Annotation
This is a predicted structure of a 252-nucleotide part of an RNA (large-subunit ribosomal RNA, domain VI) from a marine sediment metagenome. Rfam family: Bacterial large subunit ribosomal RNA. The full RNA is in RNAcentral, with records from MGnify.
Context: one part of a larger RNA
RNA sequence: UGUUGCCUAUCUGAGGGGAAGGUCCAUUUAGUACGAGAGGAACAAUGGACCGCAGCCUCUGGUCUACCAGCUGUCUGACAAGGCAUGCUGGGUAGCCACGCUGUAGUCGGUAAGGGCUGAAAGCAUCUAAGCCCGAAACGACCCCCAAAUAAGAGAUAGGCAUGGGCACCUGUAAAAGACAGGUUUGAUAGGCGGGGGGUGUAAGUGCCGAGGCAACGAGGCAUUCAGCCCACCCGUACUAAUCGCCCAUAC
Numbered sequence: 001u002g003u004u005g006c007c008u009a010u011c012u013g014a015g016g017g018g019a020a021g022g023u024c025c026a027u028u029u030a031g032u033a034c035g036a037g038a039g040g041a042a043c044a045a046u047g048g049a050c051c052g053c054a055g056c057c058u059c060u061g062g063u064c065u066a067c068c069a070g071c072u073g074u075c076u077g078a079c080a081a082g083g084c085a086u087g088c089u090g091g092g093u094a095g096c097c098a099c100g101c102u103g104u105a106g107u108c109g110g111u112a113a114g115g116g117c118u119g120a121a122a123g124c125a126u127c128u129a130a131g132c133c134c135g136a137a138a139c140g141a142c143c144c145c146c147a148a149a150u151a152a153g154a155g156a157u158a159g160g161c162a163u164g165g166g167c168a169c170c171u172g173u174a175a176a177a178g179a180c181a182g183g184u185u186u187g188a189u190a191g192g193c194g195g196g197g198g199g200u201g202u203a204a205g206u207g208c209c210g211a212g213g214c215a216a217c218g219a220g221g222c223a224u225u226c227a228g229c230c231c232a233c234c235c236g237u238a239c240u241a242a243u244c245g246c247c248c249a250u251a252c
Base pairs, nucleotide, nucleotide: 005161006160007159008158009157010154011153015146016145017144018143021051022050023049024048025047026046027045028044034039052104053103054102055101056100060098061097062096063095067091068090069089070088071087073084074083075082076081106142107141108140109139114134115133116132117131163249164248165247166246167245168184169183170182171181172180189241190240191239192237193236194235195234196233197231198230199229200228205224206223207222208221209220212217
């Protein structure tokens, strides 16, 4: 865009897509059936493991060029605070992950080989010729997705509306661009601010101590200080920015 009065929800599934499953072990059955004994099952039920698949981040473990701290060289005159290809090192939230966590029944149907019933041709016999019953990890259905299925679907489905859609702007549960999703003052969409939670690990300055030293000075230690700095999370709050506006369509 088409289909279709419009909007917000809902549904069907012709046909198509999907692999979402697969394998093994143990226990009970049972020291039973069977067997002279030695030995030694199964049907069924239950529990678990591994592989695969899907989802997730509470835990564990990675990463974490957000962040915090320690240290080297050099530069900004010194301190402080910083720059220098993440300088090196130790930690590390969110996010993203796996090595982590969660889930992953089977039942039914028609059949194959095969087993049978009834049964003639062929007075018998015969699973087959007519007919019928069973019977696989295979096949199909039950599960998930799809109305562009141009025969373009449905409703005695729910709610709303005369208006609906787009651009623009603030954004992210989305993302290569489009698209998708949320918000635009009748507002918590993003930032800021406040609080919570969290990371690092106790800031600067000052005071005291400090091997010494006439003194100046002095590595370092303690206190102030569970400090200081910081946050991609949560809650709140219109302080800032979502301005002003524009375009298209509008059935009966």